[in-house]
RNA sequence: UUCGAAAAUGGCAAACCGUUCGUGAGAUCGGGGCGCAAAGCCAUGGGUCUCAUCCGUCGAUGAGAUCGCCAGGCUGCUGAAG
Numbered sequence: 001u002u003c004g005a006a007a008a009u010g011g012c013a014a015a016c017c018g019u020u021c022g023u024g025a026g027a028u029c030g031g032g033g034c035g036c037a038a039a040g041c042c043a044u045g046g047g048u049c050u051c052a053u054c055c056g057u058c059g060a061u062g063a064g065a066u067c068g069c070c071a072g073g074c075u076g077c078u079g080a081a082g
Base pairs, nucleotide, nucleotide: 001081002080003079011036012035016031017030018029020027021026034068040074041073042072044071045070046069047066048065049064050063051062052061053060054059
């Protein structure tokens, strides 16, 4: 520098259950383990979702949620090859 086939008494942790917070999408903690080689961090662009307002409808605007939807940026463990 490239790659992720195999590996790790190692790491993270979906659904679901309990708990607290939130109008809500969701979030915290505990259990759980579907999966993950960045499922580490950042809402920057797009997507999706929620709430409020406007609107006859389509929809628009604002405030939020999601990085385990995609892209982008930053950082990084282990192993292999060079």

Description:
The RNA shown here (c-di-GMP-I-GGC riboswitch aptamer) has 82 nucleotides and comes from a bacterium. It was read from a public genome assembly, where an Rfam model found it. The prediction has a mean pLDDT of 78. Of the family's consensus pairs, 86% are formed in the model.